[in-house]
RNA sequence: AUCUUCUUAGCUCAAUGGUAGAGCGUGGCACUUCUAAUGUUUUGGCGUGAGUUCGAUUCUCACAGAAGAUU
Numbered sequence: 001a002u003c004u005u006c007u008u009a010g011c012u013c014a015a016u017g018g019u020a021g022a023g024c025g026u027g028g029c030a031c032u033u034c035u036a037a038u039g040u041u042u043u044g045g046c047g048u049g050a051g052u053u054c055g056a057u058u059c060u061c062a063c064a065g066a067a068g069a070u071u
Stems, first nucleotide, its partner, number of pairs: 001070007010024004018054001025043001027041004047063005
């Protein structure tokens, strides 16, 4: 320098154009003499900007960041 992939909740990951989910975790409550475990409930998110579309996590472009390959 060129090319490829990735960026979603505090962490690990789903969701192939139509209500953003799970597990673990945080907080509350129940249970317990206390703690742990368990049950229940709650919390919290689509990297930034623009475009296409009735509608974008999803498609296109640019930017930022991360990883890799070639030279």
Notes:
A computed fold for a 71-nucleotide RNA from Meira sp. (in: smut fungi & allies), annotated as transfer RNA. Taxonomically the source falls in Meira (Eukaryota, Opisthokonta, Fungi, Dikarya).